[in-house]
Background:
Predicted 3D model of a 75-nucleotide RNA (transfer RNA) from a Verrucomicrobiaceae bacterium. Rfam family: tRNA. Rfam classes the family as a transfer RNA. Gene Ontology term of the family: triplet codon-amino acid adaptor activity.

RNA sequence: UCCUGCGUAGCUCAGCGGUAGAGCAAUCGACUGUUAAUCGAUCGGUCCUAGGUUCAAAUCCUAGCGCAGGAGCCA
Repeated sequence: UCCUGCGUAGCUCAGCGGUAGAGCAAUCGACUGUUAAUCGAUCGGUCCUAGGUUCAAAUCCUAGCGCAGGAGCCA
C1' cells in the first nucleotide's frame, strides 16, 4: 500500500429496506428466619463518523476512523 470481515444497551450478540431486540449485568419487588436460587417488573441506544440513494436506512452506495485476518514490499 492492496484485499476480506467486523463496529448495534455496561458485556456477549441477533436484527440484511417498513416500530431497534434477546441473554447476562444493574435497580425495585415477590418468595425465604437470612443469603443464594427462582419468579415478576423496571432501567438501559446519536446502531463507529460524515455524506448520498429512498416515501422510508442499523440494513443499500461513497469516503473516513478503529479492530482482526490475509497479501505485497522489505536488495
The prediction has a mean pLDDT of 81.
The source organism's lineage runs through Bacteria, Pseudomonadati, Verrucomicrobiota, Verrucomicrobiia and Verrucomicrobiaceae.